[in-house]
Description: The prediction has a mean pLDDT of 82. Transfer RNA from Monosiga brevicollis, 72 nucleotides, folded computationally. Its Rfam family is "tRNA". Rfam's curators write: Transfer RNA (tRNA) molecules are approximately 80 nucleotides in length. The source organism's lineage runs through Eukaryota, Choanoflagellata, Craspedida, Salpingoecidae and Monosiga. RNAcentral holds the sequence, with entries from Rfam.
RNA sequence: UCCCCUAUGGUGUAACGGCUAGCAUACCUGGUUUUCACCCAGGAGACCUGGGUUCGAUUCCCGGUAGGGGAG
Numbered sequence: 001u002c003c004c005c006u007a008u009g010g011u012g013u014a015a016c017g018g019c020u021a022g023c024a025u026a027c028c029u030g031g032u033u034u035u036c037a038c039c040c041a042g043g044a045g046a047c048c049u050g051g052g053u054u055c056g057a058u059u060c061c062c063g064g065u066a067g068g069g070g071a072g
Stems, first nucleotide, its partner, number of pairs: 001071007010025004018055001027043005048064005
């Protein structure tokens, strides 16, 4: 320098272009328990960034950033 892949709550991970963004775990509150844990009920919390296409973009296209892999 070039090519490929990835980026979603604190963490791990889903999501035919129709989203009020799902699940697990962790966290918070309440219940249960002598207490803790387990268990039960509830709660808060996320689409890497800038453009484009589209009636509508987490999803498709282009650029950037970061991480991983490969070529030289």